[in-house]
RNA sequence: GGCGGGGUAGCUCAGUGGUAGAGCAGCGGAUUCAUAAACCGCAGGUCGCGAGUCCAAUCCUCGCCCCCGCUA
Numbered sequence: 001g002g003c004g005g006g007g008u009a010g011c012u013c014a015g016u017g018g019u020a021g022a023g024c025a026g027c028g029g030a031u032u033c034a035u036a037a038a039c040c041g042c043a044g045g046u047c048g049c050g051a052g053u054c055c056a057a058u059c060c061u062c063g064c065c066c067c068c069g070c071u072a
Stems, first nucleotide, its partner, number of pairs: 001071007010024004018055001026042004048064005
């Protein structure tokens, strides 16, 4: 350099055009003599950056950046 996969909550990952979610972590509640676990609830997001297509883009197209693998 070429090809492929990936970038979404603090972390690990879903979601593949029509309101962005789960688990863990965090905070609060309830329980307990107390702590933990299990239970109930809450908060937390420029969906890597920019442009395009579309009534509408995390999703489709193009360019760029970063990570991983293969290859010359």

Source information: Transfer RNA from a Chloroflexota bacterium, 72 nucleotides, folded computationally. The sequence is in RNAcentral, with records from ENA. It matches the Rfam family "tRNA". By type it is a transfer RNA. Its family is annotated with triplet codon-amino acid adaptor activity in the Gene Ontology.